[in-house]
Context: one part of a larger RNA
RNA sequence: CUGGGCGUAAAGCGUGCGCAGGCGGUUGUGUAAGACAGGUGUGAAAUCCCCGGGCUUAACCUGGGAACUGCGCUUGUGACUGCACGGCUAGAGUAAGGCAGAGGGGGGUGGAAUUCCACGUGUAGCAGUGAAAUGCGUAGAGAUGUGGAGGAACACCGAUGGCGAAAGGCAGCCCCCUGGGCCAAUACUGACGCUCAUGCACGAAAGCGUGGGGAGCAAACAGGAUUAGAUACCCUGGUAGUCCACGCCCUAAACGAUGUCGACUAGGUGUUCGGUGAGGAGACUCAUUGAGUACCGCAGCUAACGCGUGAAUUCGACCGCCUGGGGAGUACGGUCGCAAGAUUAAAACUC
Numbered sequence: 001c002u003g004g005g006c007g008u009a010a011a012g013c014g015u016g017c018g019c020a021g022g023c024g025g026u027u028g029u030g031u032a033a034g035a036c037a038g039g040u041g042u043g044a045a046a047u048c049c050c051c052g053g054g055c056u057u058a059a060c061c062u063g064g065g066a067a068c069u070g071c072g073c074u075u076g077u078g079a080c081u082g083c084a085c086g087g088c089u090a091g092a093g094u095a096a097g098g099c100a101g102a103g104g105g106g107g108g109u110g111g112a113a114u115u116c117c118a119c120g121u122g123u124a125g126c127a128g129u130g131a132a133a134u135g136c137g138u139a140g141a142g143a144u145g146u147g148g149a150g151g152a153a154c155a156c157c158g159a160u161g162g163c164g165a166a167a168g169g170c171a172g173c174c175c176c177c178u179g180g181g182c183c184a185a186u187a188c189u190g191a192c193g194c195u196c197a198u199g200c201a202c203g204a205a206a207g208c209g210u211g212g213g214g215a216g217c218a219a220a221c222a223g224g225a226u227u228a229g230a231u232a233c234c235c236u237g238g239u240a241g242u243c244c245a246c247g248c249c250c251u252a253a254a255c256g257a258u259g260u261c262g263a264c265u266a267g268g269u270g271u272u273c274g275g276u277g278a279g280g281a282g283a284c285u286c287a288u289u290g291a292g293u294a295c296c297g298c299a300g301c302u303a304a305c306g307c308g309u310g311a312a313u314u315c316g317a318c319c320g321c322c323u324g325g326g327g328a329g330u331a332c333g334g335u336c337g338c339a340a341g342a343u344u345a346a347a348a349c350u351c
Stems, first nucleotide, its partner, number of pairs: 004322003007305002012319001014202004021195003025088007033081002035077008049065006091192001092189004097183003103178007110154001115149007125136002162170002207248006216242002221237004259318005267296013300307002324351003333344004
């Protein structure tokens, strides 16, 4: 390579967009590049294979045949693929109409709570723990009342719920701007599609740069305990950080550990958002039909666990990835980065 695989054994890129490439609905006509068939030339000899012959056999040598699965030329076929032209509407999309939503960006605003500040009342404790101590407090704390400041997060609703391509992503309320989705019945375009190496964009937390901000929490750090020790777990403090703006970083158990798209293949139950029909005074209920989201389950699949119309069933298209453990996601080199590091990625050796 062939072959076999990728939920948990090694293996799905974190996610999307998308050029090249690969693949591509239905129908008619043409063409004949691919394809197929016939003919013909060539495909050295030896080798391999078949039938014989020669060494006492065999190996070996040798005669003939077949074969050399290939290539060229030529004649033909027109189903399939390609190409050209012309149709179609079942894929894909567009318009007008509805619907739901923490989808995104910006601005404004609200209440509760923590902390701090000022003043009043008031007096000896408060805080903390397994128990303590460090700590705070007679310079009046804690408690309580009033007023004020500031930052961060939005209880209940709240869900097994919703939205988003993904993200451990999105949640008080209001306004502005804005993306997508779903449904129903028409009309229109007429294959405009699927996937996607390289590329581009997005990408939690931590971290980095500059400038703000800083209530609470809290790496580091300090102290108190615990302990044989205690560079911890517990306690008292506490700085980066957590927040905002702009610019980087680009990783994750980035998980459904399950790539995307399409087709087919029993059902049952719940729930969200639409459509249609029926019932009801109404709240709403029932039936049915779409799109999501959960649970159970037939066939089938699976090493088992389990999956099971949202497949891990049965198939197709395209991409990514795997090939014993360690060495190692390391070294070296390249690319990227301010750095931290990221990415690409071996070998010796060893079992």
Source information: The part of an RNA shown here (small-subunit ribosomal RNA, central domain) has 351 nucleotides and comes from uncultured Methyloversatilis sp. The full RNA is in RNAcentral, with records from ENA and SILVA. NCBI's taxonomy places the organism under Bacteria, Pseudomonadati, Nitrosomonadales, Sterolibacteriaceae, Methyloversatilis.